[in-house]
Context: one part of a larger RNA
RNA sequence: CUGGGCUUAAAGGGUACGUAGGCGGCCUUGUAAGCAUCUCGUGAAAUCCCACGGCUCAACCGUGGAAUUGCGGGGUGAACUGCAAGGCUUGAGGCAGGUAGAGGUCGUCGGAACGAUCGGUGGAGCGGUGAAAUGCGUUGAUAUCGAUCGGAACGCCGAAGGAGAAGUCAGGCGACUGGGCCUGUCCUGACGCUGAGGUACGAAAGCGUGGGUAGCGAACGGGAUUAGAUACCCCGGUAGUCCACGCCCUAAACGAUGUGCACUAGAUCGAGGCGGCUCUGACGUCGUCUCGGCCGAAGCGAAAGCGUUAAGUGCACCGCCUGGGGAGUACGGUCGCAAGGCUAAAACUC
Numbered sequence: 001c002u003g004g005g006c007u008u009a010a011a012g013g014g015u016a017c018g019u020a021g022g023c024g025g026c027c028u029u030g031u032a033a034g035c036a037u038c039u040c041g042u043g044a045a046a047u048c049c050c051a052c053g054g055c056u057c058a059a060c061c062g063u064g065g066a067a068u069u070g071c072g073g074g075g076u077g078a079a080c081u082g083c084a085a086g087g088c089u090u091g092a093g094g095c096a097g098g099u100a101g102a103g104g105u106c107g108u109c110g111g112a113a114c115g116a117u118c119g120g121u122g123g124a125g126c127g128g129u130g131a132a133a134u135g136c137g138u139u140g141a142u143a144u145c146g147a148u149c150g151g152a153a154c155g156c157c158g159a160a161g162g163a164g165a166a167g168u169c170a171g172g173c174g175a176c177u178g179g180g181c182c183u184g185u186c187c188u189g190a191c192g193c194u195g196a197g198g199u200a201c202g203a204a205a206g207c208g209u210g211g212g213u214a215g216c217g218a219a220c221g222g223g224a225u226u227a228g229a230u231a232c233c234c235c236g237g238u239a240g241u242c243c244a245c246g247c248c249c250u251a252a253a254c255g256a257u258g259u260g261c262a263c264u265a266g267a268u269c270g271a272g273g274c275g276g277c278u279c280u281g282a283c284g285u286c287g288u289c290u291c292g293g294c295c296g297a298a299g300c301g302a303a304a305g306c307g308u309u310a311a312g313u314g315c316a317c318c319g320c321c322u323g324g325g326g327a328g329u330a331c332g333g334u335c336g337c338a339a340g341g342c343u344a345a346a347a348c349u350c
Stems, first nucleotide, its partner, number of pairs: 003322004007304002012318001014201004021194003025088007033081002035077008049065006091191001092188003095184005103177007110154001114150008125136002162169002206247006215241002220236004258317006266295001268293010299306002323350003332343004
């Protein structure tokens, strides 16, 4: 450089925003860089190819032609791309009116459960297991009632449900705040799509400083089990789990399926809107837009399966793969307080 690929065989970046770049709607006019055609110059000779000829043939050689797909100059053309100018509204955005929601941040309040402390009742066990023991208990446990304090998590509603770019988000109320959808079609007039670098966000665990600690619980101690038991079971229990601020930046970060746009049968269920019909109307029914599922025509697929939420048919742009092991390792670079992250080989071997 090129081919074929990326749900499960190797392969979609964790997610978004966005720089450069790539790509880009409809109509008109111009330009002529790309493009097409004609022409001129150049493209050394030899070689390759063709024709004829010379060595008795051939190899070899000679003469002529063709070719040299390129570069440059000039003329012509204007469909397409580019560029310049003008116009348009369907892409995109805005405006107005509605609307659903665990979307985010902060504050505040609540009940159940649990634990602790104090007090009442009570009086010998409780707890735990396959069975036990360690453990707790006459300094009164377990059980039960009342009071007070504390931390963490929010049952029912709850769903195949909703929201968010992803990670994720669930008690009630309030404040601030992001996005979506629907209706109107009033405004701008291609303002768009993608996105190497970059930036921001990013579960859990982990790290730093300070706080907090009810329950749970790595490590650790003890009791069992066992041949042993650095485990599974039991009794305890520190870090952690929680909060504030600052780091870390990974994951089966999964739909193992990048983003956007267009096109290609339907049926059915759920969520949010709008409209029509039924004298009104809950309800019902029909239509339409958006979102979430399931089943399926065509088609696709190695199959499983996918199937208007495509893995179908196409286009644009990005990321990635190229036999297994060595290895997501070494070295170097870079980021990090560290743990480590990112980038990323080779020898050798099958």

Annotation:
A computed fold for a 350-nucleotide part of an RNA from an uncultured prokaryote, annotated as small-subunit ribosomal RNA, central domain. Its mean pLDDT, the model's own confidence on a scale to 100, is 89.